This is a predicted complex of two RNAs, RNase P RNA and transfer RNA, with 431 nucleotides together. Rfam match: Bacterial RNase P class A. By type it is a ribozyme. The prediction has a mean pLDDT of 80.
RNA sequence: CGGGUGAGCUGGAGAAUCGCGGCGGGGCAUGACUUCGCUGAGGAAAGUCCGCACUCCGCAGGGCAGGAUGCUGACUAACGGUCAGGCAGUGAAAGCUGACGGCAUAGUGCAACAGAGAGCAGACCGCAUCGGCAACGGUGUAAGGGUGAAAGGGUGCGGUAAGAGCGCACCGGUACGGUUGGUGACAGUCGUAGCCAGGCAAACCCCAUUCGGAGCAAGACCAAGCAGAUGUCGUGGGGCGGCUCCGUCCUGUAGAAAACAUCGGGUUGGUUGCAGGAGGUGUCUGGUAACAGGCAUCCCAGAUAGAUGAUUCUCGCCGGAGACGGUACAGAAUGCGGCUUAUAGGCUCGCCCGUUUG
RNA sequence: GCCCCCAUCGUCUAGGGGCCUAGGACGCAGCCCUUUCAAGGCUAAAACCGGGGUUCGAAUCCCCGUGGGGGCA
Numbered sequence: 001c002g003g004g005u006g007a008g009c010u011g012g013a014g015a016a017u018c019g020c021g022g023c024g025g026g027g028c029a030u031g032a033c034u035u036c037g038c039u040g041a042g043g044a045a046a047g048u049c050c051g052c053a054c055u056c057c058g059c060a061g062g063g064c065a066g067g068a069u070g071c072u073g074a075c076u077a078a079c080g081g082u083c084a085g086g087c088a089g090u091g092a093a094a095g096c097u098g099a100c101g102g103c104a105u106a107g108u109g110c111a112a113c114a115g116a117g118a119g120c121a122g123a124c125c126g127c128a129u130c131g132g133c134a135a136c137g138g139u140g141u142a143a144g145g146g147u148g149a150a151a152g153g154g155u156g157c158g159g160u161a162a163g164a165g166c167g168c169a170c171c172g173g174u175a176c177g178g179u180u181g182g183u184g185a186c187a188g189u190c191g192u193a194g195c196c197a198g199g200c201a202a203a204c205c206c207c208a209u210u211c212g213g214a215g216c217a218a219g220a221c222c223a224a225g226c227a228g229a230u231g232u233c234g235u236g237g238g239g240c241g242g243c244u245c246c247g248u249c250c251u252g253u254a255g256a257a258a259a260c261a262u263c264g265g266g267u268u269g270g271u272u273g274c275a276g277g278a279g280g281u282g283u284c285u286g287g288u289a290a291c292a293g294g295c296a297u298c299c300c301a302g303a304u305a306g307a308u309g310a311u312u313c314u315c316g317c318c319g320g321a322g323a324c325g326g327u328a329c330a331g332a333a334u335g336c337g338g339c340u341u342a343u344a345g346g347c348u349c350g351c352c353c354g355u356u357u358g
Numbered sequence: 359g360c361c362c363c364c365a366u367c368g369u370c371u372a373g374g375g376g377c378c379u380a381g382g383a384c385g386c387a388g389c390c391c392u393u394u395c396a397a398g399g400c401u402a403a404a405a406c407c408g409g410g411g412u413u414c415g416a417a418u419c420c421c422c423g424u425g426g427g428g429g430c431a
Base pairs, nucleotide, nucleotide: 001354002353003352004351005350006349007348008347009346010345012315013314014313015312016311017310018309020040021039022038023037024036025035026034027033028031042329046340047339049338050337051336052335053334054215055214056213057212066211067210068209069208070207071085072084073083074082075081086100087098088097089096090095101206102205107204108203109200110199124145125144126141127140128139129138130137131136153171154170155169156168157167158166172196173195174193175192176191177190178189179188180187181186219272220271221270222269223268224267226264228263229262230261231260232259233255234253235252236251237250238249239248240247241246242245279298280297281296282295283294284293285292286291316327317326318325319324359430360429361428362427363426364425365424368384369383370382371381376414387401388400389399390398407423408422409421410420411419
């Protein structure tokens, strides 16, 4: 320098004029007025795919059903997330990818077409042998051919009628046992067994772990108003008592002459939930790391149909000879931790391969 | 804001791992029939929302997007 690969950061800048939301202060004309100051979108605010906080409902305890997850160790409030590692696949390498339990010596199922045969394998061609004049047929055979995504380890020697782990040697795999290293997944090594193809569980299922339901339009409070309910008082009727208009009991009531008190679902409006938090920044310590802890410092949107804007100028960047045009993806709605998806351009730091020069 | 569901010819749909080169109805086009039109008959064109993954094999199973629909004061 070229190619590749990994990690991280950034996400235009300055100014003028006119506006908008929130908070705080001032003014007097006390109005949803006016003025001053401070502050006001993101790395994804997005998808709503996971996990929590918070709230209400449910709940003695346990189980079934159903869902989710699935190598090991750690981190975390928690997770289907993150970090570190193992194994497998892939790449020349750096690296990347993985829904990666199932031999628990449980079970079931699927494999179209082709092919002779597709799951306690299989004889189409071939090979060998027997019968037959021959055509052909019987038997043996998994070495060779052919079909297929997939056909029962590989090489050699022996063996045989021809063959075959049929026997043996070596290599490979699997299982079991021992041993070494590792917290562990696992890896190395030794021995034994001819034990010897498998695939699919993002097929049913089994095993282990885990999950109560709903969601801030959750929920709470206040005011207004109100269907209505109850009681007091009034009033009609009746009974009883007496001192004849009063007391008491029962019952009715369109409250009529005139009422009062309490409760009251939902709705509308307002307040709250709702911004000091699993908080940000810097630094130190522990840890390979994710992360945790200590100290210092900062306060950092809070709207409610939804503010965070518009115009102009200069600069930066990109395209263009110039005029000029463009400047990504996108915008909070209870909050937080992740994942996923979208994203112009720019910057930084590693690592691998190749080439050249010193 | 929160929570669900769906996607196959132009339209309505079947199909839920292989028999799918995806079936049917209506519509559209051509031909036959008829004096002509309709009806009828025959023929043809026409689709798995996009991208990955699992599998020998995906419209179908899984994941991520895109689009559409619905519910909650």